Context: one part of a larger RNA
This record gives sequence, structure tokens and C1' cells, in this order.
RNA sequence: CUCAGGAGAAGGAACUCGGCAAAUUGGCACCGUAACUUCGGGAGAAGGUGCGCCCCUGGUACGUGAAGUGGCUUGCCCAUGGAGCGGAAGGGGGCCGCAGUGAAAAGGUGGCUGCGACUGUUUAAUAAAAACACAGCACUCUGCAAACACGAAAGUGGACGUAUAGGGUGUGACGCCUGCCCGGUGCCGGAAGGUUAAGUGAUGGGGUGCAAGCUCCUGAUCGAAGCCCCGGUAAACGGCGGCCGUAACUAUAACGGUCCUAAGGUAGCGAAAUUCCUUGUCGGGUAAGUUCCGACCUGCACGAAUGGCGUAACGAUGGCCACACUGUCUCCUCCUGAGACUCA
Repeated sequence: CUCAGGAGAAGGAACUCGGCAAAUUGGCACCGUAACUUCGGGAGAAGGUGCGCCCCUGGUACGUGAAGUGGCUUGCCCAUGGAGCGGAAGGGGGCCGCAGUGAAAAGGUGGCUGCGACUGUUUAAUAAAAACACAGCACUCUGCAAACACGAAAGUGGACGUAUAGGGUGUGACGCCUGCCCGGUGCCGGAAGGUUAAGUGAUGGGGUGCAAGCUCCUGAUCGAAGCCCCGGUAAACGGCGGCCGUAACUAUAACGGUCCUAAGGUAGCGAAAUUCCUUGUCGGGUAAGUUCCGACCUGCACGAAUGGCGUAACGAUGGCCACACUGUCUCCUCCUGAGACUCA
């Protein structure tokens, strides 16, 4: 010096990306417990007090329940009986130590906030999460030899089920809600019309033949689905504007004009897991705060089941703050053990 333990004056997070690590807390009984809340919770909230041993109450209360006795329905029966064994709590008095859950084992706590409701699941060997799943919600398909899936097929699953069932897709408890656009794409519907393949083969023609015919070409007409066309449909894929002017200070613009669109973003939220400019501005917390919390709205580029906004509880989840506590640090020191190293 390295590793594993132990102790530390004063300070107490000044360490650091970050209290990482360590320390604190810890059991039982009693007292006492806030906001908020889906009334279940939150709660072990928080915060306190007690705890050993001896004597007395007391071998008491209580538990267990033998022998014996009685009864009959004679039983592993019922009743009675109380021996023996186990044995508190509470109360009173006393004793010792620095210390009585005397060792070991045994929550640190609180506040604000993001995300995800929750318990679960996951990258076996760098990621446990805000990802996946989830009950619940919605759309859609499927009438049963179901849809769908596996399989050249037979057949099988679905299901020995039958629309309160089964498949697919999206969303993701709960609460309040879920606006506008069907022009494009998709899907659904549409006895008309247009287009359209094989097929059909009217007409005209060529070759050959005396001819009948055989053969080759031409291709009128009638020909499905699909597409065109006409409608519907957004919890289908998706989309949800610009410029100019205007109020008796200024500023702003409820208001007006104009262009474009299928329609021009409603509610709610907003410098956000989204804000470039940006450490925006204001407030709070600090002596000092690119983080945090609360506001504002100028949303580069939120926004309503690719769900919007809230939300108690929950989380080995992210951010911030405080109390307690500490060798994380100021700033290192010592002790025990194991290495390394030197010599033999």
C1' cells in the first nucleotide's frame, strides 16, 4: 500500500453525477397519530413512555383434569369429583449496574412532484423500467362443417364451446370526458350506367376444290368479379390554415375584410419524459438554485381510446427538499486479521 472488520476530537453532506457506501432506526406493550381518500385506506403515519432481578398479593386468577363416587341405554358413555401438573396480568415493596428487547436477530422518517392505477411479466450472462401484461372500455368479424389457424389432403385446434360464445384490432383501474373533417387511402353498401378476360361468333374476305366441303383471317353482338361511378363509415389509416386592418394614453384586439381548405385544434393541459431561442419571465425554497415546486402562455413542434386531463392506494421507478444520522467529506489517525514486500 491492497483487502475484510472495529473505533474516532470538533464539524455534520462542506463529499459526490447522486448521501453511493456507511451510520441512524429496529422487538413487545401502552399512549398518540395529519393532509388527502375510491371511506378500504393513508397507519407501524409522525411522536412519546415502559421493559432486568428479588419479596408480597399468590402457586392466586386461569388452563388441564387423575383416583374415587353416582347413573343407566354397559360405552373409548354421562354426571359428579377435585388430586397432580402448568401458571399469568395487574398492584405493593425492595436490589444492582454506565447500560435490563444488557448478546444475536428485527423499519431511518417526513414533504413536493413526473410516470405507470394496482399484484404481476421482461432483455438466462451489461437494461426490471415510464417497456409488456392487466381487469375495464370500444370497434370489427363469426349462425356453426362458424370466423380464424395448422395442414397439397385426410384431418385437427377453435370446442365436446354456440353471439352473456369465439377470433382480430386499439385503448388500458377509477372519475370527468372524448370536439371538427369522409377530399385522399381502407372498409361496407349500391338489381342502373361506363370499361373489361376467356368464351360466344353476326358480317365480310383469302387459300383450295367442278362442287359439297375443308381451312385461314376479320371480329358485330352477348360476356363476371374488379375498376370507374353513387352513397356510408374516423374508439378505420389519417388530417385539424394564412394575410391585413380595427377600441378616446399606450398596448392589445371582443370586431371587420380577404385568400385557401375535406375541415381549419373544441374541452382540458402547457418552457412539459414534448420549449429551439432558454439558465424564457415572475413567485417560492438557498447566503448563493442551468435542477425542483407554483404561476404566466410567445405551444420552434400538446391535445382528446397512436386517448386528453385529474386521481386515493401501490413502486428494489425518475427529479427536488428537510429532519435524524454518520469517516462521504474538512483530513486523516489508530486497532484486529489476511495479503503484498524484505530476510532466513
The part of an RNA shown here (large-subunit ribosomal RNA, domain IV) has 344 nucleotides and comes from a Pseudomonadota bacterium. Rfam family: Bacterial large subunit ribosomal RNA. Gene Ontology terms of the family: structural constituent of ribosome and ribosome.